[in-house]
Molecule: Bacterial RNase P class A
Organism: Mangrovicoccus sp.
RNA sequence: GCGGAUGGCCAGGCGACCGCGGUCCCUUCGGGGGCCGAGGAAAGUCCGGACUCCAUGAAGCGACGGUGCCGGGUAACGCCCGGCCGGGGAAACCCGAGGGAAAGCGCCACAGAGAACAGACCGCCGUGCCUCGGCACGGUAAGGGUGAAACGGUGGGGUAAAAGCCCACCGCGGGACUGGCAACAGGACCGGCACGGCAAGCCCCACCGGGAGCAAUGCCGAAUAGGGACCCCGCGCGGCGCAGGCCGCAGGGCCGCUUCAGCCCAGGGGUCCGGGUUGGCAGCUUGAGCCCGUCGGUAACGUCGGGCCCAGAGGAAUGGUCGCCCAAGGGGUUCGCCCCCGGACAGAAUCCGGCUUACAGGCCGUCCGCGCAC
Numbered sequence: 001g002c003g004g005a006u007g008g009c010c011a012g013g014c015g016a017c018c019g020c021g022g023u024c025c026c027u028u029c030g031g032g033g034g035c036c037g038a039g040g041a042a043a044g045u046c047c048g049g050a051c052u053c054c055a056u057g058a059a060g061c062g063a064c065g066g067u068g069c070c071g072g073g074u075a076a077c078g079c080c081c082g083g084c085c086g087g088g089g090a091a092a093c094c095c096g097a098g099g100g101a102a103a104g105c106g107c108c109a110c111a112g113a114g115a116a117c118a119g120a121c122c123g124c125c126g127u128g129c130c131u132c133g134g135c136a137c138g139g140u141a142a143g144g145g146u147g148a149a150a151c152g153g154u155g156g157g158g159u160a161a162a163a164g165c166c167c168a169c170c171g172c173g174g175g176a177c178u179g180g181c182a183a184c185a186g187g188a189c190c191g192g193c194a195c196g197g198c199a200a201g202c203c204c205c206a207c208c209g210g211g212a213g214c215a216a217u218g219c220c221g222a223a224u225a226g227g228g229a230c231c232c233c234g235c236g237c238g239g240c241g242c243a244g245g246c247c248g249c250a251g252g253g254c255c256g257c258u259u260c261a262g263c264c265c266a267g268g269g270g271u272c273c274g275g276g277u278u279g280g281c282a283g284c285u286u287g288a289g290c291c292c293g294u295c296g297g298u299a300a301c302g303u304c305g306g307g308c309c310c311a312g313a314g315g316a317a318u319g320g321u322c323g324c325c326c327a328a329g330g331g332g333u334u335c336g337c338c339c340c341c342g343g344a345c346a347g348a349a350u351c352c353g354g355c356u357u358a359c360a361g362g363c364c365g366u367c368c369g370c371g372c373a374c
Stems, first nucleotide, its partner, number of pairs: 001370010012325007020037007039345001043356002046354005051213004056261006064209005069083005084098001085096004099204002104202002106198003121144002123140007152170006171193001172191003177186003217282004227273007236249005251265004289308005295302002329340004
């Protein structure tokens, strides 16, 4: 210098004038002043929570949904960090729905003779026949052919031709032992080979999971309906009692089922409580918060110390004009510069942690490979 890999950051700057939302202060109540005012994704609403309300409680079982190598981080996660295994790359590095296929069921298109207790089309070999082209029967699976996949591979021995039939190496299965928290790695020795693939088909195993969402929800608030409490009449069966009522048994309802526990009981009348449409207030932004440093940790992250307050609207503010400067795009050039255009994606709505998607252009760091110079 060129090519590549990867981590992070910025998202035009400054000034003047006008305007908008919030809050505080002053006021002669007309107004004036100070401070703050979108994002890295505010987006998709895909995961995980905080918070609020709803559902009788507990245990077990079942159904449904989700997650799925190991260890760690975290409030939690399907996220993040570190590692393992497999795949890609020369490397830096990247990708992986990555538990179980010797529990069971199912499927494996087309092609092909044969697709899972396999199979013989061509071929090879033997025997017999023959019109010498072949045909029949038997053996075989080395070679050919089909396929995503053909029931170990290569070499040698062996044989009529062959075959783990035998042997060596590789692969495969088991595996004492060793290392590691673990996933896993190595592996003495044993076994002639048994066990194809798919779980993003059913399924099995382990773990997790109530529902709805700030238009949640609470408070203020005229009337109607619905609603609740108390009292009276009345209320399954049996017993006691003059009666109010009491006791026992049975039935029904409130969780998908079971068990246990708990609670409730048709209808009519009266009195009282109460209500929630429009609107107002709260919820509402001080929080798993941000910045700097210290210590622990490979890291994600955590501990401690100091500092800071950083939108809070509610048909919804965060804008406009002008000047100068910086980068990018286009054009011209006498190479000094000049002219035009003009800021990417987008935009809060209860709040946080993630993921994913969109994004003009620029900056910083680390690493890999090649070339050149010393």